Two RNAs folded together computationally: RNase P RNA and transfer RNA, 453 nucleotides in total. It holds a member of the Rfam family "Bacterial RNase P class A". It is annotated as a ribozyme.
[in-house]
RNA sequence: GAAGUUAAUUAGAUGAUCGCGGGGACAAGAACCGAAAGGUUGUUUCUGAGGAAAGUCCGAGCUCCAUAGGGCAGAGUGCUGGGUAACACCCAGUGGGGGAAACCCUAAGGAAAGUGCAACAGAGAUAUACCGCCCAGCACUCAGCUCGCUGAGUGCUGGGUAAGGGUGGAAAGGCGAGGUAAGAGCUCACCGGCAGUCAGGUGACUGGCUGGCCAUGUAAACCCCACUUGGAGCAAGACCGAAUAGAGGAACAAUGAAGCUGCCCGCUUCGUUCCCGGGUAAGGUCGCUAGAGGCUAUCGGUAACGAUGGUUCGAGAUAGAUGAUCAUCACCUUUGCAAGAAGGGACAGAACUCGGCUUAUAGAUUGACUUCGCAA
RNA sequence: GCGCCCGUAGCUCAGCUGGAUAGAGUGUCUGACUACGAAUCAGAAGGCCGUGAGUUCGAAUCUCGCCGGGCGCACCA
Numbered sequence: 001g002a003a004g005u006u007a008a009u010u011a012g013a014u015g016a017u018c019g020c021g022g023g024g025a026c027a028a029g030a031a032c033c034g035a036a037a038g039g040u041u042g043u044u045u046c047u048g049a050g051g052a053a054a055g056u057c058c059g060a061g062c063u064c065c066a067u068a069g070g071g072c073a074g075a076g077u078g079c080u081g082g083g084u085a086a087c088a089c090c091c092a093g094u095g096g097g098g099g100a101a102a103c104c105c106u107a108a109g110g111a112a113a114g115u116g117c118a119a120c121a122g123a124g125a126u127a128u129a130c131c132g133c134c135c136a137g138c139a140c141u142c143a144g145c146u147c148g149c150u151g152a153g154u155g156c157u158g159g160g161u162a163a164g165g166g167u168g169g170a171a172a173g174g175c176g177a178g179g180u181a182a183g184a185g186c187u188c189a190c191c192g193g194c195a196g197u198c199a200g201g202u203g204a205c206u207g208g209c210u211g212g213c214c215a216u217g218u219a220a221a222c223c224c225c226a227c228u229u230g231g232a233g234c235a236a237g238a239c240c241g242a243a244u245a246g247a248g249g250a251a252c253a254a255u256g257a258a259g260c261u262g263c264c265c266g267c268u269u270c271g272u273u274c275c276c277g278g279g280u281a282a283g284g285u286c287g288c289u290a291g292a293g294g295c296u297a298u299c300g301g302u303a304a305c306g307a308u309g310g311u312u313c314g315a316g317a318u319a320g321a322u323g324a325u326c327a328u329c330a331c332c333u334u335u336g337c338a339a340g341a342a343g344g345g346a347c348a349g350a351a352c353u354c355g356g357c358u359u360a361u362a363g364a365u366u367g368a369c370u371u372c373g374c375a376a
Numbered sequence: 377g378c379g380c381c382c383g384u385a386g387c388u389c390a391g392c393u394g395g396a397u398a399g400a401g402u403g404u405c406u407g408a409c410u411a412c413g414a415a416u417c418a419g420a421a422g423g424c425c426g427u428g429a430g431u432u433c434g435a436a437u438c439u440c441g442c443c444g445g446g447c448g449c450a451c452c453a
Stems, first nucleotide, its partner, number of pairs: 001372010012329007020048007030041004050347001054358002057356005062233004069265004074229005079093005094108001095106004109224002114222002116218003130165002132161014173191002176188003192214002194211007237286004246276001248275005256270004278452003293312008331344005377449007386402004395433001404420005426442005
């Protein structure tokens, strides 16, 4: 210098003017809006989107339904150890896969519990003899001669064989040698798996030895094993205010109905639930933002993270504010010798709050590492 | 905001207990019938099953991530 891997940061800056949402202080205790509850109006000061605010995919807080209950079913998770409030997240490791390497990916328990499925092709799909190879018997043909025997070939019958051919994603461990009538873990070496055993490791697992034990795949098919799991969601829920029509229909009537997503038990409430119709005009206040919060130092830990101390407060709207203009500087593009001029800036926007994951994203910056080239 | 559901010919839908060359109706086109048209009859074209990955020998079907569309949910009595 080139190519690449990986971990992070940033998401234009400053000032002025005007405007919008919210909090505090002061002033006024008056006016306005509203049916009411309640809200608004002045001055000043502070403050006002994100790394994903998104998807709503996981996990929690919080609220109500029992104090969140028992059993079955269902659902979820699935290598090991740790972290955490919790998780399907994170960290460290193990096994497997990819890459020359840095490094990356991995839904990765069990297929010798049981069941199902494996289309087409192929003889045969969890068990098989189609072709082939080999042996025996019989028949026929040919050849030889010592003339009823030998040899060769063909056909049929009975048997052996999984080496070879062919089909398939998959064909009874692979490959080589011995062995055999031909063959075959039948025997042996090496490799792979499995079982037993010994050693190391908390463990996943790794290594050694022994044994021919060789067993298809699929569990993101049912299933088995281990662990987890009650439901609803801020339109939760609490309070205040206003208005209206229930002589409507259905179910059940306390052995009932609903809460309680399927069933049984249990608990609570009771004229309850559902449908149809009516009213309010989508009424107001709280919930509503100080939180498993951010930053930082020391210590413990490989790390995720934890402990202790210090410091700090950074939106809270309700159809939804967070904007516009100007100036200077920085970045990119075009143009120009230059000064300068013109243009541009991604993805996207809070809605009860956190921890994650996933997805979208222009440009800029930094650290570490790998390979190659050049120079010393 | 929260919860739930659905994407398969132009349109409306089957198929979704994994095994096809993905079907049906309707529409389109061509031919026949007719003087011409409709109806009818015969035939044909038309699909990467919303999209991208994964599991499997094999995916419209099973699993995951995106994209698009739709439905429901206020309070009082």